A computed fold for a 1184-nucleotide part of an RNA from a Nanobdellota archaeon, annotated as large-subunit ribosomal RNA, half B. The organism belongs to Nanobdellota, within Archaea. It matches the Rfam family "Archaeal large subunit ribosomal RNA". It was read from a public genome assembly. The coordinates come from a structure-prediction model, not an experiment, and the mean pLDDT is 80.
[in-house]
Context: one part of a larger RNA
RNA sequence: ACUAAUUGAGGGAAUUCGGCAUAUUAGUCCUGUAGCUUCGGCUUAAGGGAUGUCUAUUUUUGUGCAUUCCAGAAAUGUGUGUGCAUUAAUAGAUCUCAGUAACAAGGACGGCCCGACUGUUUACCAAAAACGUAGCCAAGUGCGAAUCAGAAAUGAUGUGUAUACUUGGUGAGACCUGCUCAGUGGUGGUGUCUAAAACUCCUUUACAAGGGAGCUAAGGUCCAUUAAACAGCGGGGGUAACUAUGACCCUCUUAAGGUAGCGUAAUACCUUGUCGUCUGAAUGGCGACUUGCAUGAAUGGUUUAACGAGGUUGUCGCUGUCCCCAAUUAGAGCCCUCUGAAAAUAUGUUUUCUGGUGCAAAGACCAGAGACGCCUAGUGGGAAGCGGAGACCUUGUGGAACUUUACUGCAACUUGUUGUUGUGAUUUUAUGAGAAAUGCAUAGCAUAGGUAGGAGCGUCGAUCUUGUCAUUUAGGUGGCAAGGGAGCAACCUUGUAAUACUACCUGUUUUUUAUAAGAUUGCUUACUCUUUAUGAAGACAGCAGCAGGCGGGCAGUUUGACUGGGGCGGUGCCCAGCCGAAAAGAUAUCGGUUGGACCCAAAGACAAACUCAUCUAGCUUGGAAAUCUAGAGUUGAGUGCGAGGGCAAAAGUUUGUCUAACUGUAUUUUGAAUAGUAAGAAAUGCAGAAGCGAAAGCUGGGCCUAGUGAACCCACGUGCUUUUUUAAUAGGAGCCGUGUCUGAUAGAAAAGUUACCCCAAGGAUAAUAAGCUGGUCGCCCCCGAUAGUCCGAAUUGACGGGGCGGUUUGGUAUUUCGCUGUCGGCUCUCCCUAUCCUGCGCGUGCAGAAGCGUGCAAGGGUGUCGGAGUUCACGCAUUAAAAGGGAUCGUUAGCUGGGUUAAGAACGUCGCGAGACAGUUUGUAUGAUAUCUACUAGGUGUGUUAUUGUCUGAGUGGAACAAGUUUCUAGUACGAGAGGAACGGGACUUGGAUGCCUCUGGUGAGCAGUUGUUAUAUAGCAGGCUGCAUAGCUACGCAUUAUAUGGAUAAGAGCUGAAUGCAUCUAAGCUCGAAGCCAUUCGCAAAACGAGACAAUUAAGGCCGUCAAAGAAGAUGACGUUGAUAGAAUUCUUGUGUAAGAUUGAAGGUUUUCCGACAAUUUCAGCAUAGAAUUACUAAAAGC
Repeated sequence: ACUAAUUGAGGGAAUUCGGCAUAUUAGUCCUGUAGCUUCGGCUUAAGGGAUGUCUAUUUUUGUGCAUUCCAGAAAUGUGUGUGCAUUAAUAGAUCUCAGUAACAAGGACGGCCCGACUGUUUACCAAAAACGUAGCCAAGUGCGAAUCAGAAAUGAUGUGUAUACUUGGUGAGACCUGCUCAGUGGUGGUGUCUAAAACUCCUUUACAAGGGAGCUAAGGUCCAUUAAACAGCGGGGGUAACUAUGACCCUCUUAAGGUAGCGUAAUACCUUGUCGUCUGAAUGGCGACUUGCAUGAAUGGUUUAACGAGGUUGUCGCUGUCCCCAAUUAGAGCCCUCUGAAAAUAUGUUUUCUGGUGCAAAGACCAGAGACGCCUAGUGGGAAGCGGAGACCUUGUGGAACUUUACUGCAACUUGUUGUUGUGAUUUUAUGAGAAAUGCAUAGCAUAGGUAGGAGCGUCGAUCUUGUCAUUUAGGUGGCAAGGGAGCAACCUUGUAAUACUACCUGUUUUUUAUAAGAUUGCUUACUCUUUAUGAAGACAGCAGCAGGCGGGCAGUUUGACUGGGGCGGUGCCCAGCCGAAAAGAUAUCGGUUGGACCCAAAGACAAACUCAUCUAGCUUGGAAAUCUAGAGUUGAGUGCGAGGGCAAAAGUUUGUCUAACUGUAUUUUGAAUAGUAAGAAAUGCAGAAGCGAAAGCUGGGCCUAGUGAACCCACGUGCUUUUUUAAUAGGAGCCGUGUCUGAUAGAAAAGUUACCCCAAGGAUAAUAAGCUGGUCGCCCCCGAUAGUCCGAAUUGACGGGGCGGUUUGGUAUUUCGCUGUCGGCUCUCCCUAUCCUGCGCGUGCAGAAGCGUGCAAGGGUGUCGGAGUUCACGCAUUAAAAGGGAUCGUUAGCUGGGUUAAGAACGUCGCGAGACAGUUUGUAUGAUAUCUACUAGGUGUGUUAUUGUCUGAGUGGAACAAGUUUCUAGUACGAGAGGAACGGGACUUGGAUGCCUCUGGUGAGCAGUUGUUAUAUAGCAGGCUGCAUAGCUACGCAUUAUAUGGAUAAGAGCUGAAUGCAUCUAAGCUCGAAGCCAUUCGCAAAACGAGACAAUUAAGGCCGUCAAAGAAGAUGACGUUGAUAGAAUUCUUGUGUAAGAUUGAAGGUUUUCCGACAAUUUCAGCAUAGAAUUACUAAAAGC
């Protein structure tokens, strides 16, 4: 030093991220209580007072004994007397520093945020603002319910029944809860369209499989509705008589454009917003404003009493948190003895420091320096120390978990259909059959279906009338009933057609029946339920098959590469031209520059003819430029498109004729340097059949170099081959050709998140540190425009230029990923100078004073406080000054842990979501016994050749001092004045250093008081509490602390003096000149291997014993009987404060005998004493 405690002068949060920790308060009684309030409360608000003991009086409650009067039958009650215990009040007395005296036992009060509250949670780093909660809302659900578990049987809810259960959201109460249904969901509806199987029909030569068509459910589409469903809730311009602002206007646009509230917030980037207030000072708190990056209404908005081990900020009290530490106690450490691990440990060693080198951070290499060997106690600088194949980062065709409108499936749900599955009725449609009715263009008396017959039909009741029914083109027509009793047709007219009556046919309507399909509705016997009955339900449901829909509920997977880390961006991922590319070839970069993924039936083939751009001269409109004429015109044009290469009787332009933009086949070049390699591209032949040209000849697209695509599957071909059956086909297969694709382009079918994460590898690759570099940064220099009245250089120092440093930020990716702890603060040390102060100078636009600029100089100093995690920056008040840096951004086996940077949670924003955010907020484990080395101390051995003592001082360390204030000089020098120095002398102050304890203060053996308790207490314990305090140790106390002096110098000032007859501080020589350097001064020091000197002496020293002025162990020092070394004893000193016992007194009471706190005397007593003295009583014997 540590751990756990105790005490602390003065100050009182100055400490710190933060009052963390400590301290204060505390019980009971009385008093008193602001403000808020949900009127319950907060409340023990806050604040103030009292509290012991004893003696009386009164009193509360319980109880024992005795007893008589009374009540009662008794039990018992009441009364009286006498005891014991107990509660409270009042009065008096009395002691202390102190009376809840110990223990036990709230610090208090404000502002704000969040959550209403009690409650719950991450057993083992998060207790919270998270979860829950009552209340509110929505949705589902009528019971064989919904929901949940299960393969099912069955079970839970629940033996409950909508005042119930389930699910979801919000989260007490108060005031409220705006707009939007375009998107995504939910619900409802339904006309069209789409839409599977079954079914029907068609078809493939018969069957089967297959193909096609039709019909159709849910679903989709469509139409509504729904936001306390998921969610969302704009921009621009102008405008009022100062300015500003904009009630107002215009415009674009949306599904709607954010309402009330709140607002720099747990949400605000900018931001430390602005103002006010709290403070000396506030990145803080609160109150406002508010342009709100990115508030906002049950993803609830705003408030809110009470509550909170929540977060934040103040005030009072209180304190060792701090200024600034000190003392004490216990433990451990240390020492003695006994016992005795683990981690770790390649080899190996006499061994460190500085500089360098080196894979860029070395005890081992190089150079230099230093160090005698060993031990002990410490401290933690180094061993890029130990522990753990880094958790960050990247990579892996690694993993897992989670999400979803990734891919592919599965359950569940839902719809249709078939089976289980029977029997009726009604109805619709279609078809067949039967019956009945009916048929209005215009004209015509009129409602003319068509054709044929036809002159009749009718009392077996016509026309007509009434009633009623049906129908209708609204005029009529038909049926039935009653009345009534004779008409209708032909003839006439109109028209395409003429009517009575009969037959047949046809359209439409009605009706009956059969078949088929559909719909609706019954029945009961399948099947189901049940309260088992004369029940319910019922061919439904359920179950099973098939089919459609929906389907992160579940599962399996994928989610590219390049890359000056990765991501974002880009494509440098396929192809082409040029440069880079260094004159063979080849050659990289997220190098430079520019393109392609086409186009063209002519922009192709051939032949012929021609010459372009531009310029000059000329001609009407006519111009610089239109068309025309003449001339010059080597490419300055054109060549479909880039660039390069090429091209002039052409490869360009124009015209003519054509289709070689052919088929088959062989080869070469390129793709792809030097092995292999596909598609693609190009070139050269041969054969065939063509085009053009008189011909030679050219032509297998385009002047050349880009314009591209495997396999599988499929389609097409009046191609070829083959095969089953066969008389022939049709069909199948293969080959060839053509077409449809992979741009991540030699070609998987494929989205995200992980901070809950895991594994492997990597310093092949990022973040920190180091290295290199030095754009940026800092500093310096050159030039000298401008300013400075004049005047570049007192001062200012533009535009430019050149360097240095390695404190900024970058670049790089060399070292480290089998691990070098990452910001800031605290602590402590050394160094640098580009000097802030102090010292010495120079210049000045220096009178003095105060300044400004600058030279030398690193000895010393460079501080406190406020807010913020801050470094930095800002602020308040001081100061001589409040300089800048380095040391792995010095310092985590030294501390802290506020920030960054885990797991929980919240806000804003982004995302459908899982989740994310160099955005914010709250919360959140800091390992270890030190081996080596280093350092700080203490010993020991050997050497130096005897022992003891006294010295020297090579060397080495220090800052041992630094600065200030004031006064005298002096109101002097100076100055017009105002103002106003210095050299030198004195006294103090601050900081530093060293020593000490007389004083002051702290602590403290000790003494005393006192609480509780041990029945009593002169005693003990709580190492109780309270007061005082010796020695010792200490600071807050006291004392000391010259730069006095010398030497050599720096910048600078000079003397003499040449080179240079002058001048010149310099060249030779000489004199000055600083807090700096060397001495002086204070320590260490003969291990200074050059190991020193002197003196005395033949001794001495150690062990052993008693010890302390010494001390971890060793050591040092005192003493050992010739002795005061320690203990004991005595005396004194000092502290406390008057012991025990006895006697007397004492408020009162009293049974007259006693009780009684306390006081006085004995007693400056008693007790203690680490100090001093005295005294050999004990122990220091003997001895080695």